[in-house]
Predicted 3D model of a 107-nucleotide RNA (FMN riboswitch aptamer (RFN element)) from a bovine gut metagenome.
């Protein structure tokens, strides 16, 4: 240095003129590192300032077991989740994105 890759999820039922947006239920979980992690440590993508470089801002876990060692296995029972948009409020819909981008793997 060049390629290529690199996010997922509303089945069902209630209310209502009108919701995958409220309610019940359901269903998902980028990347590195570390005993195998959405909840730990770092990032990344997202948002405000911004010419850039950079700076700020932003989300969530115990309680038992096994082990030398696990908030990462195993078992219960919980939480969380950009922004912008809409007939009614979105983690699941639509869009910015056929983008970018942590990183992988190959020349």
């Nucleotide at each position: 240095u060049c390629u290529u890759c690199a996010g997922g999820g509303c089945a069902g039922g209630g209310u209502g003129c009108g919701a995958u947006c409220c309610c019940c239920u359901a269903c998902u979980g980028g990347c590195g590192g570390u005993a195998a992690a959405g909840u730990c440590c770092g990032c990344g993508a997202g948002c405000a300032c911004u010419g850039c470089a950079g700076u700020g801002c932003a989300g969530a876990u115990u309680u038992g077991g096994u082990g030398a060692g696990a908030u990462u296995c195993c078992a219960a029972a919980a939480c969380c989740a950009a922004c912008a948009g809409u007939u009614a409020c979105a983690g699941u819909c639509u869009g910015g994105a056929u983008g970018a981008a942590a990183g992988a793997a190959g020349a």
Its mean pLDDT, the model's own confidence on a scale to 100, is 83.